[in-house]
Predicted 3D model of a 74-nucleotide RNA (transfer RNA) from Candidatus Hennigimonas equi. The prediction has a mean pLDDT of 80. Its Rfam family is "tRNA". Rfam describes the family as follows. Transfer RNA (tRNA) molecules are approximately 80 nucleotides in length. Taxonomically the source falls in Candidatus Hennigimonas (Bacteria, Pseudomonadati, Bacteroidota, Bacteroidia).

């Protein structure tokens, strides 16, 4: 320099022939349990779907440049 692939909750990652609410699983909180912890129930909380543009009625999902990572070639 040219391919290609990934970016979603604190952390690991589902989830895309365009629309139904964006979801688990640990963690964090509370609440039950226990004489106490912890484990095991139950609940909540917790997200600009990497930034910007674009198509369309509608985008996490298509299109396009950027970031950064992460693999082949040279």
């Nucleotide at each position: 320099g040219c391919c290609a692939g990934a970016a979603u909750a604190g952390c690991u990652c589902a989830g895309u022939u365009g629309g139904u609410c964006a979801g688990a699983g640990c963690a964090u909180c509370g609440c039950a349990u226990u004489c106490g912890u912890a484990a095991c129930g139950c609940g909540a909380a917790g997200g600009u779907c990497g930034u910007g543009g674009g198509u369309u009625c509608g985008a996490c999902u298509c299109c396009c440049a950027c970031u950064u990572c992460u693999g082949g070639c040279u």